[in-house]
This is a predicted structure of a 78-nucleotide RNA (c-di-GMP-I riboswitch aptamer) from Desulfobacter latus. Rfam family: c-di-GMP-I riboswitch aptamer. Its family is annotated with cyclic-di-GMP binding in the Gene Ontology. The model forms 89% of the base pairs in the Rfam consensus. The source organism's lineage runs through Bacteria, Pseudomonadati, Desulfobacteria, Desulfobacterales and Desulfobacter.

């Protein structure tokens, strides 16, 4: 370096729920939690799902724990 992720150790993040704060909403934050993750780290570029205040429309918004893509990166093993 590239491959893999069965054992293993150490550290890592945190489903649904509860509780507060926020925001039209979908949602995000912060404690608790632990269903899970090996990139569940980082990026809305491609697709898909959701929300759109005031009615239609969406050009605005949100999901990186749907999938791909790009990008960095820890252990272990052959």
């Nucleotide at each position: 370096a590239g491959c893999a992720g069965u054992c293993a150790a150490a550290g890592c993040c945190a489903a649904a729920c509860c509780u507060g704060a926020u925001g039209a909403g979908a949602g995000u934050c912060a404690g608790g939690g632990g269903c899970g993750g090996a990139a569940a780290g980082c990026u809305a570029c491609g697709a898909a799902u959701c929300c759109g205040a005031u009615u239609a429309a969406a050009u605005g918004g949100a999901u990186a724990g749907c999938c791909a893509g790009g990008u960095u990166g820890c252990c272990u093993g052959a």